[in-house]
RNA sequence: AUAUAUCUUUGGCAAACUCACUGAAAAGUGAGGACGCAAAGCUUCGGGUCUAAGGCAUUUUGAUAGCUAUGAUGGCUGAGCUGCAACA
Numbered sequence: 001a002u003a004u005a006u007c008u009u010u011g012g013c014a015a016a017c018u019c020a021c022u023g024a025a026a027a028g029u030g031a032g033g034a035c036g037c038a039a040a041g042c043u044u045c046g047g048g049u050c051u052a053a054g055g056c057a058u059u060u061u062g063a064u065a066g067c068u069a070u071g072a073u074g075g076c077u078g079a080g081c082u083g084c085a086a087c088a
Stems, first nucleotide, its partner, number of pairs: 012037002017032006035075001041081003045078003048073003054068003
């Protein structure tokens, strides 16, 4: 350089939705189910987003509505830690 063959496995997680339970809600847990994910494994340390029980404030003192995480989201993102395969 040419030709032919082979070529990343074993596997993992589980969106929406349904049912049951927990929760004030957001949402979470379990079962079913797969939209997708090479970290869609773990952690709220920074930011974002969601909710507003409690608190604050307003008030016609019935209520509607407003502000606020200590709540939630790791499948929003950055960051930290960890793991698998192939090649070099």
Record summary:
This is a predicted structure of an 88-nucleotide RNA (c-di-GMP-I riboswitch aptamer) from Niallia taxi. The sequence was found by an Rfam model in a public genome assembly. NCBI's taxonomy places the organism under Bacteria, Bacillati, Bacillota, Bacillaceae, Niallia. Rfam family: c-di-GMP-I riboswitch aptamer. Rfam links the family to the GO term cyclic-di-GMP binding.